[in-house]
RNA sequence: AGGGGUGUAGCUCAGUUGGUAGAGCACUGGUCUCCAAAACCAGCGGUCGGAGGUUCGACUCCUCCCGCCCCUG
Numbered sequence: 001a002g003g004g005g006u007g008u009a010g011c012u013c014a015g016u017u018g019g020u021a022g023a024g025c026a027c028u029g030g031u032c033u034c035c036a037a038a039a040c041c042a043g044c045g046g047u048c049g050g051a052g053g054u055u056c057g058a059c060u061c062c063u064c065c066c067g068c069c070c071c072u073g
Base pairs, nucleotide, nucleotide: 001072002071003070004069005068006067007066010025011024012023013022019056027043028042029041030040031039049065050064051063052062053061
């Protein structure tokens, strides 16, 4: 330099013909217990890497940029 992959909650990830953003873990509160853990119940949590474009509508499609990983030279 060229090509490919990836970026979504604190962490690991899902989300697919474009149509209200989710799970597990973690965290907080409660039940239980002498106390705690476990278990159960409830809750909290997101500018979907950034900027534009297409569209009535974009995590999803297009363009550019940024981070990380891999391949080629």
This is a predicted structure of a 73-nucleotide RNA (transfer RNA) from a Candidatus Microgenomates bacterium. The coordinates come from a structure-prediction model, not an experiment, and the mean pLDDT is 83. Its Rfam family is "tRNA". About the family: Transfer RNA (tRNA) molecules are approximately 80 nucleotides in length. Rfam classes the family as a transfer RNA. The sequence was found in a public genome assembly. The source organism's lineage runs through Bacteria, Bacteria candidate phyla and Candidatus Microgenomatota.